[in-house]
RNA sequence: GAGCAAAUAUUAGCGCCAGGCCUUUGAUUAGGUGACGAGGAAGUGUGUUAUCGAAACAUUCGGCGGAUGCACACUCGGCUCUGCAGUCGUAAUAGAUUGUUUAAAAACAGAAAGAAAUUUCUGAACAGAGACAAUUUAGUGCAGUCUU
Numbered sequence: 001g002a003g004c005a006a007a008u009a010u011u012a013g014c015g016c017c018a019g020g021c022c023u024u025u026g027a028u029u030a031g032g033u034g035a036c037g038a039g040g041a042a043g044u045g046u047g048u049u050a051u052c053g054a055a056a057c058a059u060u061c062g063g064c065g066g067a068u069g070c071a072c073a074c075u076c077g078g079c080u081c082u083g084c085a086g087u088c089g090u091a092a093u094a095g096a097u098u099g100u101u102u103a104a105a106a107a108c109a110g111a112a113a114g115a116a117a118u119u120u121c122u123g124a125a126c127a128g129a130g131a132c133a134a135u136u137u138a139g140u141g142c143a144g145u146c147u148u
Stems, first nucleotide, its partner, number of pairs: 014065004019061001020033004036053003042075007076089004081144004093138009108123006
């Protein structure tokens, strides 16, 4: 110095880089870039190009791995005294309207690091989905038990 093993911590627009692009060198020599936040978990398994918008138009392009999404099945749970069906997922039936829910990068200006590409920090803004609250519309089945 490399490899192997173990433990701990961190990450989910998260991590990595052999393509491409950029800087640099006599030299693919040595480097840089390679997703901006919001949102998201009943459990297990399988499959899958995993929600929302902002910015930009060598790029958030391309590749690999992963992931709280989605679909199906089963289990558990809510709606309901019990079972089935249905429909959802602990904020637990579906729709509509209104309101709330600190966007951050980019760009601009400034400061710092680096030989450079580039990186970090400071400043004031602007989303949509989802979730929650209120109002409202629709749905609320079949069978059984008990009581009146």
Molecule: glmS glucosamine-6-phosphate activated ribozyme aptamer
Organism: Candidatus Actinomarinales bacterium